[in-house]
């Protein structure tokens, strides 16, 4: 070059066309405890790499680009 998977909340991934997106784990608050730590409850955080495009309707499906990992000469 060319082919194949990845980009989604801080950090790890789900989510494969139909509720302006979900857990875990971090954070915050607050029960519990003499205190911590643990464990229980709520609770904040997202332009879904980035730009068209096709739909009624896109995180999903196209197509171009960036970035990360593999392969392959």
């Nucleotide at each position: 070059g060319c082919c194949c998977g990845g980009g989604u909340a801080g950090c790890u991934c789900a989510g494969u066309g139909g509720a302006u997106a979900g857990a875990g784990c971090a954070g915050c608050a607050g029960u519990u405890u003499c205190c911590u730590a643990a464990a229980c409850u709520g609770u904040u955080g997202g332009u879904c790499g980035c730009a068209g495009g096709u739909u009624c309707a896109a995180c999903u499906c196209c197509u171009g680009u960036c970035c990360c990992g593999g392969g392959u000469a």